[in-house]
Context: one part of a larger RNA
C1' cells in the first nucleotide's frame, strides 16, 4: 500500500447513477396515535415518559396444619454513578407517485422482477366406449369422474365499466346451384387371338367430402378515416359540403414503463430541479379481458422529497489485528 474491525473536531448528503456503505432506531410499562379504508385495517402509525438500588406501606396469586416460603400490584422517601432495556440480542420514521390486488413462484452458477401463479370473470369443445391425451395397436390416464364435471383457451381480488366493426382470416351453420378424384354403367377405335377372350386408348353420363356459394360470430385472430369551408375583433369551429370505408376510437386516461419534435407549456417544490407532483390536449405511434380507469392493504419492487443519523464527503487522521514488503 491492502483487507476486516474501533475512534474522530466543525459541518451533515455538499458524496454519488442512486443516502451504495455505515451510522442511527431496537425491549417492557405507560400516555397518545393522522389521512385514507375494501371498516379488517391504516398501528409498534407518528409523537413523548419511565426503567438500577436501598427502605416503608400496601396489594395478587400458589405452595403448607403453622411458623412461613415463593410470586404480584400501587404508592411514598431514599442512594450511588458521565450513562440504570448499562452486555449481547434487539422497527429507523414520514410524505408523495407507478407497477403488480395480495400470500406465494422463478432464470441451481451474472436477472427476484412491473416476469409467472393466484382467488374471480368470460369464450369454447365434452352426454360417457365423453371431449382430450399417450400409444402400431391392445389398452392407459381423464375418473372408480358425469356438464355444481372434465379438456382448451383468453383475462387476472375488489369497485366502475367493457363502445362500434362480420369486408379480410378463422369457426359454427346451410336438403340449392357450379367445379371436383378414384369408382360404375355405356360408346367408339387398335392389339393380339381360329374363338371365347385378354388388353390398350378416346369419351358421354355417374360421382363424396373439400372449395366456391349463402348466413352467424369479435371476452374469435383482428380493425376502429382524409379534405375544404363556416360564428358581427382574431382565434377555434357546435354546424355544413366533399371523397373513401367493414366500421370510421365511444366511456375513460394521456408529453404517460406509451410524446419523435422535447428539458412541450403553465403551476408547485428548489437559491439553483432534462428528474418529481398536479395541470393542459397539438395522443409522431393511448383506449376498453392482446382488458379501460381507479383503489385499502401487501412488496429484499420502481421514482421523487422531507425528519432523524452519520468519514459518502468537505479531508482525511489515528489505533487493533492479519497479509503484502524491508532486514534477519
Nucleotide at each position: 500500500u491492502g483487507a476486516u474491525g474501533u475512534u474522530g473536531a466543525a459541518g451533515g448528503a455538499a458524496c454519488u447513477c442512486g443516502g451504495c456503505a455505515a451510522a442511527a432506531u431496537a425491549c417492557u410499562u405507560c400516555u397518545g396515535u393522522a389521512a385514507c379504508u375494501u371498516c379488517g385495517g391504516g398501528a409498534u402509525a407518528a409523537a413523548g415518559a419511565a426503567g438500577a438500588c436501598c427502605a416503608a406501606a400496601u396489594u395478587u396469586u400458589g405452595g403448607g396444619c403453622a411458623a412461613c416460603c415463593a410470586u404480584u400490584u400501587u404508592u411514598u422517601g431514599g442512594u450511588g454513578g458521565c450513562a440504570c432495556a448499562a452486555g449481547c440480542c434487539a422497527g429507523g420514521g414520514a410524505g408523495a407517485a407507478g407497477c403488480g390486488a395480495c400470500u406465494g413462484u422463478u432464470u441451481a452458477u451474472c436477472a427476484a422482477a412491473a416476469a409467472c401463479a393466484c382467488a374471480g370473470g368470460g369464450c369454447u369443445c365434452u352426454g360417457c366406449u365423453a371431449a382430450c391425451a399417450c400409444g402400431u395397436a391392445a389398452g392407459u390416464g381423464g375418473a372408480u369422474g358425469u356438464a355444481u364435471a372434465g379438456g382448451g383457451u383468453c383475462u387476472g381480488a375488489c369497485g366502475c365499466c367493457u363502445g362500434c366493426c362480420c369486408g379480410g382470416u378463422g369457426c359454427u351453420g346451410g336438403a340449392a346451384g357450379g367445379u371436383u378424384a378414384a369408382u360404375g354403367c355405356g360408346a367408339u377405335g387398335g392389339g393380339u387371338g381360329c374363338a371365347a377372350g385378354c388388353u390398350c386408348a378416346u369419351u358421354u353420363c355417374u360421382g363424396a367430402a373439400g372449395c366456391c356459394c349463402c348466413a352467424g360470430u369479435a371476452a374469435a385472430c383482428g380493425g376502429c378515416g382524409g379534405c375544404c369551408g363556416u360564428a358581427a375583433c382574431u382565434a377555434u369551429a357546435a354546424c355544413g359540403g366533399u371523397c373513401c370505408u367493414a366500421a370510421g376510437g365511444u366511456a375513460g386516461c394521456g408529453a404517460a414503463a406509451u410524446u419523435c419534435c422535447u428539458u412541450g407549456u403553465c403551476g408547485g417544490g428548489u437559491a439553483a430541479g432534462u428528474u418529481c407532483c398536479g395541470a393542459c390536449c397539438u395522443g409522431c405511434a393511448u383506449g376498453a379481458a392482446u382488458g379501460g380507469c381507479g383503489u385499502a392493504a401487501c412488496g429484499a419492487u420502481u421514482u421523487c422529497u422531507c425528519c432523524g443519523c452519520u468519514g459518502u464527503c468537505u479531508c482525511c487522521a489515528a489505533c487493533a489485528u492479519c497479509a503484502a514488503c524491508u532486514c534477519a